This is a predicted structure of a 173-nucleotide RNA (c-di-AMP riboswitch aptamer (ydaO/yuaA leader)) from a Thermosediminibacteraceae bacterium. The sequence was found by an Rfam model in a public genome assembly. The coordinates come from a structure-prediction model, not an experiment, and the mean pLDDT is 79.

RNA sequence: CAAUCUAAAACGCUGAAUUCUUUCUAUGGUUUAUCCAUAGAAAGAAGCGGGGGACCCAACUUUUUGGGGUGAAUCUCCUUCUUAAUAAGGCGGAAUGCCCUAUUAAGAAGGGGUAGGGUUACCUCUUCGACCCGAACCCGUCAGCUAACCUCGUAAGCGUUGUAAGAGGAGGU
Numbered sequence: 001c002a003a004u005c006u007a008a009a010a011c012g013c014u015g016a017a018u019u020c021u022u023u024c025u026a027u028g029g030u031u032u033a034u035c036c037a038u039a040g041a042a043a044g045a046a047g048c049g050g051g052g053g054a055c056c057c058a059a060c061u062u063u064u065u066g067g068g069g070u071g072a073a074u075c076u077c078c079u080u081c082u083u084a085a086u087a088a089g090g091c092g093g094a095a096u097g098c099c100c101u102a103u104u105a106a107g108a109a110g111g112g113g114u115a116g117g118g119u120u121a122c123c124u125c126u127u128c129g130a131c132c133c134g135a136a137c138c139c140g141u142c143a144g145c146u147a148a149c150c151u152c153g154u155a156a157g158c159g160u161u162g163u164a165a166g167a168g169g170a171g172g173u
Base pairs, nucleotide, nucleotide: 011159012158013157014156018046019045020044021043022042023041024040025039026038027037028036029035047154048153049152050151051150052149057144066142067139068138069137070136075113076112077111078110079109080108081107082106083105084104085103086102087101089099090098091097116133117132118131119130120129122169123168124167125166126165127164128162
């Protein structure tokens, strides 16, 4: 000097997932009450996000080939394995038997691409480059839009940095 890993604080990222109040309990400030602070539990409010739900509009249906919701997370190709059916071949005296190959269908695992989404450190927009994601879950036969109204959630998981260009702002000097 560079790379990797770990820990703490600060800061930051995906995401709706933030802020505040009241009551109770514990600890500390202090010896007590009051008060204050921290942590936990319960309840509530604001903000943010989602679902259901009229007229009108849309749809003239298309319902197991189910359908629908949150989410960026859709669509598609290839490989391997399993199951079923069909065809040819081989073994066997024969069978509705066994083996192998090919095709089709379904399922599972893995890989490639992709609609779309994110980061790149003051914010927003545009452009260039680089690096990533492209999941998972829920409702339960049922839901188009949708004012009033009803109702639900407010988690979880992480660590990027190009002194990049342009425009408009914010802040500072």